[in-house]
RNA sequence: CCUGGUGUAGCUCAGAGGUAGAGCGCCGCUCUGAAAAGGCGGAGGCGCCGGUUCGACUCCGGCCGCCGGGA
Numbered sequence: 001c002c003u004g005g006u007g008u009a010g011c012u013c014a015g016a017g018g019u020a021g022a023g024c025g026c027c028g029c030u031c032u033g034a035a036a037a038g039g040c041g042g043a044g045g046c047g048c049c050g051g052u053u054c055g056a057c058u059c060c061g062g063c064c065g066c067c068g069g070g071a
Base pairs, nucleotide, nucleotide: 001070002069003068004067005066006065007064010024011023012022013021018054026042027041028040029039030038047063048062049061050060051059
């Protein structure tokens, strides 16, 4: 310098045009003599800026971060 992949909740990951989910974790309640486990409820997130579209986490472009390949 060229090129591919990837970025979603605190962590690990789904979701790929029409309301964003799971497991674990966290908070509250419940259960217990008290804990643990269990049960119920809750908080919390689409890297950034543009574009396309009636509508973008999703498609397109650029930028940034991380991982890989080539020279």

A computed fold for a 71-nucleotide RNA from a Gemmataceae bacterium, annotated as transfer RNA. Its Rfam family is "tRNA". From the family's description: Transfer RNA (tRNA) molecules are approximately 80 nucleotides in length. The prediction has a mean pLDDT of 84. The sequence is in RNAcentral, with records from ENA.